SAM riboswitch aptamer (S box leader) from a Bacteroidota bacterium, 120 nucleotides, folded computationally. Of the family's consensus pairs, 91% are formed in the model. The organism belongs to Bacteroidota, within Bacteria. The coordinates come from a structure-prediction model, not an experiment, and the mean pLDDT is 80. Rfam family: SAM riboswitch aptamer (S box leader). Rfam describes the family as follows. The SAM riboswitch is found upstream of a number of genes which code for proteins involved in methionine or cysteine biosynthesis in Gram-positive bacteria.
RNA sequence: GUUUUAUAACGAAGGGUGGAGAGAUCAGGCUCCGUGAAACCCUGGCAACCCUGCUCCUCCCUGGAGCAAAAGGUGCCAACUCCUGCCUAUUCUGCGUAUUGCUGAGAGGGACUAUAAAAU
Repeated sequence: GUUUUAUAACGAAGGGUGGAGAGAUCAGGCUCCGUGAAACCCUGGCAACCCUGCUCCUCCCUGGAGCAAAAGGUGCCAACUCCUGCCUAUUCUGCGUAUUGCUGAGAGGGACUAUAAAAU
C1' cells in the first nucleotide's frame, strides 16, 4: 500500500514554538481562526480496538460471549464522519402544462473517510 471485519449521534485540558490558515479529496454550504489557524514539542485527559486478568459456552484444542483493569501497543481531545452530493419509496409542503413533472424538507440504505485488528 491492498483486502476483510468491527466501530463512528457519547467522551476528553493547559502551556511552549510558530505566524495564516483549518475543518480527508472535489464541489456547494456552514463553522472555527491575530482574543493566534496548520504543524511540531511538553504536561494532562478521554476511550476501550489489541494486549492483561476473571467467568461462561466446554473436560481439552479452537473459536466465541460477558465482566474488570487501564501498566503496555495504538488512537483520539470544536461542531453527528460539521451538513449535503449516490440510491430507495407506501412520507409530507408548495408549484404546475395536473396519469408521467418540478421544488423544499424528513426517513431509510449506501458510497467515501477515520480508527483498530488480522492477512498479504